[in-house]
Context: one part of a larger RNA
RNA sequence: GGCGCAUGGUGGAUGCCUUGGCACUAGAAGGCGAUGAAGGACGUGACUAACUACGAUAUGCCUCGGUUAGCUGUAAGUAAGCUUACCCGGGGGUUUCCGAAUGGGGCAACCCGAUCUUAAUGAUCAUCAUCUUUUUGAAUUCAUAGAUUAGAUGAAGCAAACGCUGUGAACUGAAACAUCUCAGUAGCAGUAGGAAAGUAAAGAAAUUUCGAUUCCGUCAGUAGCGGCGAGCGAACGCGGAAGAGCCCAAACCUGGAUGCUUGCAUCCAGGGGUUGUAGGACUGAUGUUGAGUUACAAAGGUAUAAGAUAGCAGAAACAGUUGGGAAGCUGUUCCAAAGAGGGUGACAGGCCCGUAUGCGAAAUCUUGUACUCUCUAAUCAGGAUCCUGAGUACGGCCCAGCACGUGAAAUUGGGUCGGAAUCUGGGAGGACCAUCUCCCAAGGCUAAAUACUAACUAGUGACCGAUAGCGAACAAGUACCGUGAGGGAAAGGUGAAAAGAACCCCGGAAGGGGAGUGAAAUAGUUCUUGAAACCGUGUGCUU
Numbered sequence: 001g002g003c004g005c006a007u008g009g010u011g012g013a014u015g016c017c018u019u020g021g022c023a024c025u026a027g028a029a030g031g032c033g034a035u036g037a038a039g040g041a042c043g044u045g046a047c048u049a050a051c052u053a054c055g056a057u058a059u060g061c062c063u064c065g066g067u068u069a070g071c072u073g074u075a076a077g078u079a080a081g082c083u084u085a086c087c088c089g090g091g092g093g094u095u096u097c098c099g100a101a102u103g104g105g106g107c108a109a110c111c112c113g114a115u116c117u118u119a120a121u122g123a124u125c126a127u128c129a130u131c132u133u134u135u136u137g138a139a140u141u142c143a144u145a146g147a148u149u150a151g152a153u154g155a156a157g158c159a160a161a162c163g164c165u166g167u168g169a170a171c172u173g174a175a176a177c178a179u180c181u182c183a184g185u186a187g188c189a190g191u192a193g194g195a196a197a198g199u200a201a202a203g204a205a206a207u208u209u210c211g212a213u214u215c216c217g218u219c220a221g222u223a224g225c226g227g228c229g230a231g232c233g234a235a236c237g238c239g240g241a242a243g244a245g246c247c248c249a250a251a252c253c254u255g256g257a258u259g260c261u262u263g264c265a266u267c268c269a270g271g272g273g274u275u276g277u278a279g280g281a282c283u284g285a286u287g288u289u290g291a292g293u294u295a296c297a298a299a300g301g302u303a304u305a306a307g308a309u310a311g312c313a314g315a316a317a318c319a320g321u322u323g324g325g326a327a328g329c330u331g332u333u334c335c336a337a338a339g340a341g342g343g344u345g346a347c348a349g350g351c352c353c354g355u356a357u358g359c360g361a362a363a364u365c366u367u368g369u370a371c372u373c374u375c376u377a378a379u380c381a382g383g384a385u386c387c388u389g390a391g392u393a394c395g396g397c398c399c400a401g402c403a404c405g406u407g408a409a410a411u412u413g414g415g416u417c418g419g420a421a422u423c424u425g426g427g428a429g430g431a432c433c434a435u436c437u438c439c440c441a442a443g444g445c446u447a448a449a450u451a452c453u454a455a456c457u458a459g460u461g462a463c464c465g466a467u468a469g470c471g472a473a474c475a476a477g478u479a480c481c482g483u484g485a486g487g488g489a490a491a492g493g494u495g496a497a498a499a500g501a502a503c504c505c506c507g508g509a510a511g512g513g514g515a516g517u518g519a520a521a522u523a524g525u526u527c528u529u530g531a532a533a534c535c536g537u538g539u540g541c542u543u
Stems, first nucleotide, its partner, number of pairs: 001542009015528001016493002020464002022461006029453002031158002039098003042055003046078002050074002061092006070082003103112003113125004127155006135147002162193001163191005173180001177227001203210002214241005224232002245445003248389001252271009276423001278388004282382005290375003300372010311359003317332005333350002335339001341353003394418007404430001425440005480487002500527001503514004
């Protein structure tokens, strides 16, 4: 030196564990904000760096309930205290400074004012919109526009996804690429709600027609569109979920105002009225209901029930034995509307917390019901006259959107130029025309079925188990990096209990050897198990 055996160091794999995650289900909620939010800065403790909580009334104040023998958070220490306390819940008070930030300024958490007011002190003062109001006031005489004073109301900003609208890519695919595709996607902007949007046929169809919208399944990868390439891709119908219909404008009537040519025009308010087998006004006749707080008009109150926000009661086991420890084993036994689960010195239905079941609210909130209350008419006949949404429909040109790329291109929307009809009317049925059929545009509202989940409560898992699972099980969006936008970690486990090693020895200390604790210390705070690489020590064989 090599090969073995034994025994260590280093290291932190593996096994076991779980405080944390991930996904989903049900319920509830779906907002917060000038009464100053979200988010922060700085403070507040006897001692206090961090987290949590709170705000100069500062780890908290008042009050109403609940519960209880302890309490002064994580946090183990000492001190000093409290104890109808602490803790949990409802309501209230306080709530520095910044931040929409709003008296002015500003390099956020700072600086500087004005007015009123007090014993100290305290209050107010941004902008914009609408309404009312004050003083004024052009072109232009009156007036108006405009300016201005005061008051009232509202807005602003934040928030995970879902919605609607506007704007709107490229990589990519087409095996290149330009129409096309990706895709009306991503992004950006605006804006709303608990959902949004859509919605009561100028529809769909072609049959004995159906009868608002939305969503799901199917129709169907069909009909079609398409450098007929890549690809894109319906509808009718059928089966379901859910179901709900209404209100104006106008004609006409009444009242008022304004204008002036004095009998018309315009405007305002009330009544009336709302549709397509046309309806209504109008004229005539009959003579009595229905509904409601999500639309159809709208504001409550009272009572009651249920629920939410604290809680309460809650059955039943002993002995022996092994062991450090019993819940294990042995024997005997009990409860069960409770043998879900967790904890306890190993594996507990009967030890603890719970579980099944039953009960409970002073206060605030939610929902339902009843009463109070509130609102409101309907039908028939006649067919002379009037009304039934105009720079609209529609057409030309140019676009967009419809599954549909201009095509024979309807239907829908926009720009531009033209520009109707008025019920003997008008639109549609995929160019267009006729017949036939269906419908009534140019005003508006509308629950449910549908989408989503930041946050709350309860629960589930052939989900993970510390290089996994969220980036984060730990003072994690922390430390750290970057001028900045931004990037972004590592890091869990003594033991049942600190019983965390008094005392002695070596040493300056660290550390170690005894002693002691413990079941165990090769469980000693670098602490469970403790693999490999790597480094030793002892010893055997061999060179």
Molecule: large-subunit ribosomal RNA, domain I
Organism: Oenococcus oeni